[in-house]
This record gives sequence, C1' cells and structure tokens, in this order.
RNA sequence: UGUUUUCAAGGCAAUGGAGUUUGCCUCCCUCCGGGGAAACCGCCCUCCGGCUGAUGACUCCUACCGGAAA
Repeated sequence: UGUUUUCAAGGCAAUGGAGUUUGCCUCCCUCCGGGGAAACCGCCCUCCGGCUGAUGACUCCUACCGGAAA
C1' cells in the first nucleotide's frame, strides 16, 4: 500500500411514526462547515392513463378504504 475477514457505527429496503429482527451499501474530496457517490426509488402501458400497498418481516400507533353494530 492492496485484498479479505471479524466487530462497532451510520444509511437504505415504492406513501407517516416507534420497537424488534433480516438483507443490502459504507467509498471519494474537503477550507472539517460540508459536498459527491453507493445501497434504495412497485406493477401494467407506445402515449394518454390505470392498479396494489402505510411492514423487507413481526407488533403497536396515526391516516385512508370496506363491512357490521349501537
């Protein structure tokens, strides 16, 4: 100096919040304030337009939709 592995931390997983957990990404520059990049950004359709879902998964809350009862 390069590569790989482990641990920790951060970010992400098509519509809000929280907990747990799984997977994915983690590099560069800097005046050290920050900036860029990666992971990520559903499906149908030539266009116009149309459809499902607040979870990656589980639980709770909120919003929306449907049904029933008072």